This is a predicted structure of a 1546-nucleotide RNA (small-subunit ribosomal RNA) from Halanaerobium sp. Its mean pLDDT, the model's own confidence on a scale to 100, is 84.

[in-house]
RNA sequence: AACGGAGAGUUUGAUCCUGGCUCAGGACGAACGCUGGCGGCGUGCUUAACACAUGCAAGUCGAACGGCCUGUCCGCAAACACCUUCGGGAGUUUGCGGGUAGCAGGCAGUGGCGGACGGGUGAGUAACGCGUGGGCAACCUACCCCUAAGUUGGGGAUAACUUUCCGAAAGGAGAGCUAAUCCACAAUGUGAUCAACAAGCCGGGAGGCAUGUUGAAUAAAGGCGGCUUUUAGCUGUUGCUUAGGGAUGGGCCCGCGUCCCAUUAGCUAGUUGGUGAGGUAACGGCUCACCAAGGCGACGAUGGGUAGCCGACCUGAGAGGGUGAUCGGCCACACUGGGACUGAGACACGGCCCAGACUCCUACGGGAGGCAGCAGUGGGGAAUCUUGCACAAUGGGGGCAACCCUGAUGCAGCGACGCCGCGUGGGUGAAGAAGGCUUUCGAGUCGUAAAGCCCUGUCACCGGGGAAGAACCCUUUAUGGUUGAAUAAGCCAUAGAGCUGACGGUACCCGGGGAGGAAGCCCUGGCUAACUACGUGCCAGCAGCCGCGGUAACACGUAGAGGGCAAGCGUUGUCCGGAAUUAUUGGGCGUAAAGGGCACGUAGGUGGCGAAGUAAGUCAUAUGUGAAAUCUCGGGGCUCAACCCUGAGCUUGCGUAUGAAACUGCUUUGCUAGAGGGCAGGAGAGGAGAGCGGAAUUCCUAGUGUAGCGGUGAAAUGCGUAGAUAUUAGGAAGAACACCAGUGGCGAAGGCGGCUCUCUGGCCUGACCCUGACGCUGAGGUGCGAAAGCUGGGGGAGCAAACGGGAUUAGAUACCCCGGUAGUCCCAGCCGUAAACGAUGGGCACUAGGUGUUGGUGGUUCGAAUCCAUCGGUGCCGGAGUUAACGCGAUAAGUGCCCCGCCUGGGGAGUAUGCUCGCAAGAGUGAAACUCAAAGGAAUUGACGGGGGCCCGCACAAGCGGUGGAGCAUGUGGUUUAAUUCGAAGCAACGCGAAGAACCUUACCGAGGUUUGACAUCCCGUGACCACCUGUGAAAGCAGGGUUUGUCUUUGACACACGGAGACAGGUGGUGCAUGGCUGUCGUCAGCUCGUGUCGUGAGAUGUUGGGUUAAGUCCCGCAACGAGCGCAACCCUUGUCCCUAGUUGCCAGCGGAUAAUGCCGGGGACUCUAGGGAGACUGCCGGGAGAAACUCGGAGGAAGGUGGGGAUGACGUCAAGUCAUCAUGCCCUUCAUGCCUCGGGCUACACACGUGCUACAAUGGUCGGUACAAAGGGUAGCGAACCAGCGAUGGGGAGCCAAUCUUUUAAAGCCGGUCCCAGUUCGGAUUGCAGGCUGCAACUCGGCUGCAUGAAGCUGGAAUCGCUAGUAAUCGCGGAUCAGAAUGCCGCGGUGAAUACGUUCCCGGGCCUUGUACACACCGCCCGUCACACCACCCGAGUUGGAUGCACCAGAAGUCAGGCGAGCCUGCCGAAGGUGUGUCUGGUAAGGGGGGUGAAGUCGUAACAAGGUAGCCGUACGGGAACGUGCGGCUGGAUCACCUCCUUU
Repeated sequence: AACGGAGAGUUUGAUCCUGGCUCAGGACGAACGCUGGCGGCGUGCUUAACACAUGCAAGUCGAACGGCCUGUCCGCAAACACCUUCGGGAGUUUGCGGGUAGCAGGCAGUGGCGGACGGGUGAGUAACGCGUGGGCAACCUACCCCUAAGUUGGGGAUAACUUUCCGAAAGGAGAGCUAAUCCACAAUGUGAUCAACAAGCCGGGAGGCAUGUUGAAUAAAGGCGGCUUUUAGCUGUUGCUUAGGGAUGGGCCCGCGUCCCAUUAGCUAGUUGGUGAGGUAACGGCUCACCAAGGCGACGAUGGGUAGCCGACCUGAGAGGGUGAUCGGCCACACUGGGACUGAGACACGGCCCAGACUCCUACGGGAGGCAGCAGUGGGGAAUCUUGCACAAUGGGGGCAACCCUGAUGCAGCGACGCCGCGUGGGUGAAGAAGGCUUUCGAGUCGUAAAGCCCUGUCACCGGGGAAGAACCCUUUAUGGUUGAAUAAGCCAUAGAGCUGACGGUACCCGGGGAGGAAGCCCUGGCUAACUACGUGCCAGCAGCCGCGGUAACACGUAGAGGGCAAGCGUUGUCCGGAAUUAUUGGGCGUAAAGGGCACGUAGGUGGCGAAGUAAGUCAUAUGUGAAAUCUCGGGGCUCAACCCUGAGCUUGCGUAUGAAACUGCUUUGCUAGAGGGCAGGAGAGGAGAGCGGAAUUCCUAGUGUAGCGGUGAAAUGCGUAGAUAUUAGGAAGAACACCAGUGGCGAAGGCGGCUCUCUGGCCUGACCCUGACGCUGAGGUGCGAAAGCUGGGGGAGCAAACGGGAUUAGAUACCCCGGUAGUCCCAGCCGUAAACGAUGGGCACUAGGUGUUGGUGGUUCGAAUCCAUCGGUGCCGGAGUUAACGCGAUAAGUGCCCCGCCUGGGGAGUAUGCUCGCAAGAGUGAAACUCAAAGGAAUUGACGGGGGCCCGCACAAGCGGUGGAGCAUGUGGUUUAAUUCGAAGCAACGCGAAGAACCUUACCGAGGUUUGACAUCCCGUGACCACCUGUGAAAGCAGGGUUUGUCUUUGACACACGGAGACAGGUGGUGCAUGGCUGUCGUCAGCUCGUGUCGUGAGAUGUUGGGUUAAGUCCCGCAACGAGCGCAACCCUUGUCCCUAGUUGCCAGCGGAUAAUGCCGGGGACUCUAGGGAGACUGCCGGGAGAAACUCGGAGGAAGGUGGGGAUGACGUCAAGUCAUCAUGCCCUUCAUGCCUCGGGCUACACACGUGCUACAAUGGUCGGUACAAAGGGUAGCGAACCAGCGAUGGGGAGCCAAUCUUUUAAAGCCGGUCCCAGUUCGGAUUGCAGGCUGCAACUCGGCUGCAUGAAGCUGGAAUCGCUAGUAAUCGCGGAUCAGAAUGCCGCGGUGAAUACGUUCCCGGGCCUUGUACACACCGCCCGUCACACCACCCGAGUUGGAUGCACCAGAAGUCAGGCGAGCCUGCCGAAGGUGUGUCUGGUAAGGGGGGUGAAGUCGUAACAAGGUAGCCGUACGGGAACGUGCGGCUGGAUCACCUCCUUU
């Protein structure tokens, strides 16, 4: 010495960045909403410079003047009442007269000074208007101060007044008189002015200053006091005159600064200058005459728009940005426009003249007026005050003064308009009162809050006291001084006294009573402090941004609670801030917005090394100024503060003087490193012109030759028997130049490709010589500039917009095919644009490397090759650095300097309009309204792709058998119905919930009933209830009869029943999108994650990727990862082999017994079996793959071999998947019904359609007879044997069995034998009839079974589609659950028992890696354009109507100036308003036209995003309902595969 800088929300699934929008802060002359106690200090028409009623706002001086009036004075008269010595006295009032000598007061006029200040407003003004600093040698200045000299003489007129007259009025005219500080003249002339002469000083000059002499012309006014010796004189004071100076105030000139638009680029005739004259206080084209042709402008003239400027005020860290209220300085204006007069000063707010508009008066002839002074009124407006008091103070005018005037000013009033201060009480007080709200019902909270108790007394109220602001002036007293002859008079100073207050009985002080009279507003989803309940149900509403609201809203409304601020609180508007979001401080431009297509070059900007000079910039010091107020700091005064006073600082600027000389500039001089030139070489599709060449295509001619050619995904159109295609020969024409050829070369870019010649530009290298900064950049400007396109003329082989035809398609104005014109080519001229791209402006310098390639040079070498070095170009990789990231990285996007261009949210829009260019197409320049909260870039994780790679699965393929056709069963849709209850809906609904609807079930329908209920808990009363009977009824029920009197610890309790009251019950009512639980599915797929570490700004990545391998994220190897968890596998059950143990109800080998026969009996445990426990299998062993491991292939052994077979087991998650009708449950709904009971009906309907099945169509079969072998289950409301009856279902019967015992229980296919003989059959069994039997209260709707009879469709099933890889498919039968009865379904059991798999191209599903993405509700995604509808703003527009303005002309008021004879008057120039004509600019409105924007569910298509299904995009042209398509050229901001080249690693 410095005191100073905060961010947040919102684009995404998430991230980083870019970028806009929004918020938090401060401020206000504010307004609005709700509310409102007091005081102080401020402040108050921002709009209509709109119009104004009424009052006031500028007068004063009698000491300039003449008059007039009144009083005083004198006289007379009268009246009244008082005193009286009755003579009168003193007084008041009235009237009359006199006098004007004096005194006092007043009035109009003459005269003087002031009305140019003070006060108001901001219309105009973009200007020397303002600010700042200077200049005037080009000027003025009343009053004031100082100095010098004067103030003499006579004269004249005119108001007032008197009188006559005109007019409604306002006013005016004539005659007569008079004064002055009025007017004019004369004298004097210090001086001042002019002229002449002389000569000095200053200045660069123009010029100025001063001196002397002479000459000319040029002034004045008195008033009031004092004294005296009074026709007069002396003196004081104040005026007046002439000069000089000062002060103050002004005038003019100049430098610098002072808003927006270039869609305003050219402007100018007194214009620019000169000479002369006029004019002014003064310079000057200020004016005029003449002469010259200048002057201004991209450093923004001219024009248009807007605006008073400043000190300052607000904001900001500052730099800045915004503003110009109050206060102060300047300017401008005063109803609008013009003009002068007076004056020191005006072109004059409360003066004059004229014109205009408006208002008022009028006798209609004529007059009056100007609040943007203070109050006030109307009007306008969201909005802004009292028709107040006082000159007491401060200040102003006049006056000698007293004093007068002063809406300046001081005060008061009104308004929460602002700032500041104070109060609405303090303490104590838990029964945590009542009440409110919430509640999980326990409680919590409002809450010490209240009440209660104890206090205090600010403010308000009442009573009392009561200021400062007052100093002057003036009067007076005293003293001193001064002028003076003076003690007079005047003046000055000091001290004292007297006098003066609007505010105001105000501030302040004292007292009194009593908590008494005094709190609201906003907010509570995030930002942003503060949460619950109810209501509402995308409604009503909220909202600053994001966004809330569609039945559980912390976001709406209300309540409670809470948060914030507080006499205020919110809202709106505006400004700054945040915003580094215009970036000087302090931004950017590869992909986010942004590098001009490229070059040459003008102005400008900028510039190498050395020296000298200069001092413009720069720096230092001093000085002047930067008004005051404001601001900051210190101090002080109001009780504090706001506020006020005071000192200092600040005022960042400008001027002047002096100095410094590094840097920049300027001047001079030099240099060679920049730049350029010369010499010698070199490479090249650089450019222009001319000529030449071969291959190919097409066409023509001729030959050979014959039926096709051509084209496509497949075709067709087309060509061809009039001979094509093919082939041979010859010819013609035009266009383009294969290979070489290369991230090779050249060029500024566009671009350039056969060969030769001519002309020509640029570049590189080498060694020296020369010039000597000549350089770089470059606004405007000029030139070049692909393709397409245009004009004129040629040319035209091929290709090919448009167009025609054929296909494709729902359509196909396309993609594909056959044709085909402009065009493509040349000449001349336009156009001037491209993804004109490296999306990267130019120049210079600096900053690690590596590796290719191209052109040159040097070294090495005898020479090449090679290698090394170097200069120029062109690629790749990469370090530091940089970047949001991707990436860039000596060819920078790194580090710096210089110059240019460009950007500032998306859309509207590169549009409109204007202008320029163009023949046109169009190009260049280039907005706004309105609308959105985003639009974007890079990267991440997913998902997806008609992208890629690898892999798996009965996914395909290879097979076997089915479905789809028939009949029937069953489920569903649909239809029907009083009801056909409900749910399930692609896979993953449909023989599903339902493991079994005749009643019941049952939820549906009809009818009949019922209401504390069929069921639970509580209370009261009664006492049994129940059973039984009767009536009625379809039943439920209702009515009645009747019998009986529960248990226990006995005033009673419990259980039960009935009756009653209310709390409540009940609901298969709603919501599976409020839920729990359970389940399906991807999928038994191999995945899903975490910790730590590491990488990345981050989301995230790594691990989990890679190489192998596996059924497997299984394992191995490698690796910035190392580990771990849930999944996989294993552990569990079952099955396959063996062993051990144990043997009943099972078994029977050996032994014995018995029988017609049988494990029947005694026995036995060997076997089978049963059911407990063990063993066994682990790639353990061998070999190959292999040269590691994991693993794999083969082999051995083994009952079993590489998870042995089967099952159970389902990761993180997905589908708002399914279920509120299993159950549970929130909320909602219902309560004489949506509950409950009952009967009957329905769920079983039937033109149809679909799914799942059964039985078949037959001979591998049907049928008849005989005969063999299971497993797993079930059984007491049961299984039910033997035996008997019946053709049979079944019945009778009842043994045995709560089961390894009895029973179900005959397994069937099979095997043996017979028959049928290919047919709608001896196949097939539907349908129907009759007759039976079973269950059950009951088989009509609507059960199953039996017998006889009947004997339908169907002869192997279209498109399509399903299952299955081994004890599987296929085929055969058996059992069970449910169940009174009722399976072709479901769940199990065993018997017989195959075929095939080359393989992974394709279909489907899945896993991993990778790629693209505009998707993330994730492709069932996103999204484009036309059309239709509604609304909004805009553009054009026949016109129409305002405003502003240019030019020309007409006419011309007042007035200045000039002239005519002095006045009047007239004339002339100029001249405002006005008028006419013609332009320009700008606004309003408008039929109609045009596109644009916006708008939950409109139409048509599908253009884009993936290879988006024809890669996309840019320019251009043509075409098309539309997105768009096609041609030509260009770009990669194109996926994929292959190839080439290059690079990295080994």